[in-house]
Context: one part of a larger RNA
Molecule: large-subunit ribosomal RNA, domain IV
Organism: cf. Phormidesmis sp. LEGE 11477
RNA sequence: UCAUGGUUAAGGAACUAGGCAAAAUAGCCCUGUAACUUCGGGAGAAGGGGCUCCUACUUCGGUAGGACGCAGUGAAAAGACCCAGGCGACUGUUUAUCAAAAACACAUGGCUGUGCGAACUUGAAAGAGGAUGUAUACGGCCUGACACCUGCCCGGUGCUGGAAGGUUAAGGGGGGAUGUUAUCUUCGGAGAAGCAUUGAACUGAAGCCCCAGUAAACGGCGGCCGUAACUAUAACGGUCCUAAGGUAGCGAAAUUCCUUGUCGGGUAAGUUCCGACCUGCACGAAUGGUGCAACGAUCUGGGUACUGUCUCAACCAUGAGCUCG
Numbered sequence: 001u002c003a004u005g006g007u008u009a010a011g012g013a014a015c016u017a018g019g020c021a022a023a024a025u026a027g028c029c030c031u032g033u034a035a036c037u038u039c040g041g042g043a044g045a046a047g048g049g050g051c052u053c054c055u056a057c058u059u060c061g062g063u064a065g066g067a068c069g070c071a072g073u074g075a076a077a078a079g080a081c082c083c084a085g086g087c088g089a090c091u092g093u094u095u096a097u098c099a100a101a102a103a104c105a106c107a108u109g110g111c112u113g114u115g116c117g118a119a120c121u122u123g124a125a126a127g128a129g130g131a132u133g134u135a136u137a138c139g140g141c142c143u144g145a146c147a148c149c150u151g152c153c154c155g156g157u158g159c160u161g162g163a164a165g166g167u168u169a170a171g172g173g174g175g176g177a178u179g180u181u182a183u184c185u186u187c188g189g190a191g192a193a194g195c196a197u198u199g200a201a202c203u204g205a206a207g208c209c210c211c212a213g214u215a216a217a218c219g220g221c222g223g224c225c226g227u228a229a230c231u232a233u234a235a236c237g238g239u240c241c242u243a244a245g246g247u248a249g250c251g252a253a254a255u256u257c258c259u260u261g262u263c264g265g266g267u268a269a270g271u272u273c274c275g276a277c278c279u280g281c282a283c284g285a286a287u288g289g290u291g292c293a294a295c296g297a298u299c300u301g302g303g304u305a306c307u308g309u310c311u312c313a314a315c316c317a318u319g320a321g322c323u324c325g
Base pairs, nucleotide, nucleotide: 001320002319003318004317005316006315007314008313010311011310014309019306027051028050029049030048031047036041038145052067053066054065055064056063057062068072080304081303082302083301084300085299086298087296088295092104093103109142110141111140112139113138114137120129121128122127146291147290148289149288151221152220153219156218157217158214159213160212161211162210165209166208167207171203172202176198177197178196179195180194183190184189222240223239224238225237226236249283250280261277262276263275264274265273
C1' cells in the first nucleotide's frame, strides 16, 4: 500500500450522477392503526408498552410481592419506514455467459377463416398433427385485469361480394396466302387434287378495368382572410382544398424543438420532482384513450430514522505485498 472484518469525538448525506456501500430496523405478547379502495384489502400500516430471576397463589393461561444488572428475544439467527408520481393491472416469462425491464406472456375484448376426409401445419406421397375434438370447437391477427369509453373518413392499398359491358391465354376455327406439279398454253404464263408452310374473321375462363360493401382491415383525420363600443381574443362570416378535416379525454407528457416555457408548491438556494396553464415543432381513442385499489429485486422526486458516504481522518485484527532465509 492492497484485501476482508471491527471501533470512533462533534456533526449527520454537507458525499455522490444517485444514500452506491455501510449503519439502522428485526423475534414473541399486548395496544393501536390513516388516506384510498375493486370492500377482499391497504396492514406487520404508522406509533407506543412489555420480555430475566426468586417466593406465594393459580382456573396452569397467569396474578401478586420481592431481587439484580449499563443491558433480560442479555450470544447468534432475526422487516427500516413514510409521502407523491411515471410505467405495467396482478402471480409468472426473458437475452445459459454484460440488459429481469416499461419488453414477452396473461385472464378480458374484438375481427377473421373453418360444416368435418374442416380450415391450418408437416410431408415427394401414403400418412400424421388438428382431434379419438365438431362452431360454447379449432386456426390466424390485434388488444391486454377492472371502470368510463372507443368519434369522422371506403378517395388510395387490401379483403369480400357482383356480374351487364371493355380487355384477355392456350385451345377451337379456318376465309385466304405461299411452295411443289399432273394438265393447259397465245410459250409470257395459268394451274386441279394431294402434300408442306403460314394463317384472317369468329369462339374462348379467371384476372384486370368496372359496380358495391368493409377501418377492433393497412391506413388518414387542412389552409388563408376578416369580424364584438378600451385593448386583447374571436362565439360569427368569407374563401380555397379534401375521402374526411382530430370528437371525448389527456397535454412542456417515457411524446415539447424553442425550453431551465409561465404560474404555484417543496429548498436559504431546485435544468430534476409535484400541481396547474395550453402556444400539442410532432397526444388522441383496441398500432387503443383516460382513470385506477392491489402488486413490482421497476423508474423518478421528497421526508423520518440511521450511519466513516462525507467534513477528515485515526486506531485495531487477519491475510497478501516488501526484506532475509